[in-house]
This record gives sequence, structure tokens and C1' cells, in this order.
RNA sequence: GGCCCCCUGGUCAAAUGGUUAAGAUGCCGCCCUCUCAAGGCGGAGGUACUGGGUUCGAUUCCCGUGGGGGCUG
Repeated sequence: GGCCCCCUGGUCAAAUGGUUAAGAUGCCGCCCUCUCAAGGCGGAGGUACUGGGUUCGAUUCCCGUGGGGGCUG
């Protein structure tokens, strides 16, 4: 250099055109407890981009850019 794959809260991970983006773990608060842990309830936090296009509608489809990985000359 060429080809292919991936990118969603701190981490893991569903949703694959359509109402408010699910869940787990972690974090914070409350309850419980003599205290801690465990358990229960609640909360904050995300679609790589101040990108472009298709569409009535994009996390999802297409293009570009960026990042990561694999194969290969």
C1' cells in the first nucleotide's frame, strides 16, 4: 500500500428503519443492619464525528473522516 471486520454510559452488552435506546456490573442516595457485607428501592450517566446523503422518520442503510483489529504484497 491492498482487502476485510469492529466502534452504543466507566466496563460488558441488547435494540437493526418507527412512541421514552433494554439489561448487567460499577458509581451516588435512601431503606434494612449495633456496624460492614449481602438484599430492597430510587438516581445520574451512552449511539466515535458541531460530518454529508437516502427517507415522512436513521443507533440501524450509503459515503467521508477518525480510532481499533485481522489477513496479505
The prediction has a mean pLDDT of 81. Transfer RNA from an uncultured Lachnospiraceae bacterium, 73 nucleotides, folded computationally. It was read from a public genome assembly. Rfam family: tRNA. Rfam's curators write: Transfer RNA (tRNA) molecules are approximately 80 nucleotides in length. Rfam classes the family as a transfer RNA.